[in-house]
RNA sequence: CCAUUCCGAUUGGGGUGUUCUGCCGACAGCCGGCAGAACUGAGAGCAGACCCAUUGAACCUGAAGCAGUUCACACUGACGUAGGGAAUUCGGAAGCGCCUCUCA
Repeated sequence: CCAUUCCGAUUGGGGUGUUCUGCCGACAGCCGGCAGAACUGAGAGCAGACCCAUUGAACCUGAAGCAGUUCACACUGACGUAGGGAAUUCGGAAGCGCCUCUCA
C1' cells in the first nucleotide's frame, strides 16, 4: 500500500400481507373504513423501526403463473449462472499478500 472481513457514520433504495371478531357504511351478500386478535417473518405504515446498497434474492417484473401446504396467504419451494434494482461515499479495527528502510 492493498484483496478481504468486521464495526460506525452519512447518503440512498425497499416492503408492509392473510384470516377471524366487533362497530359503522351498504336492503342482503360482495365490498369499503376503523379497532382488536391470530399466522408467517428481520420487518405486516409511520415503527423515526427493520432490511438492503453492485461480491447487489433488500425489493420489483415474470405472476391473477407453477408444485406443495394452510382456516387463509406473495406460508414453503422452484422459477433464478432469467430481466431489473439504490454508495467508485467517509472513518476506525483486523489483515492473505506486496513494497521500502534499518540491523545481522

A computed fold for a 104-nucleotide RNA from Desulfosarcina ovata subsp. ovata, annotated as TPP riboswitch aptamer (THI element). Its mean pLDDT, the model's own confidence on a scale to 100, is 77. The sequence is in RNAcentral, with records from Rfam. The organism belongs to Desulfosarcina ovata, within Bacteria.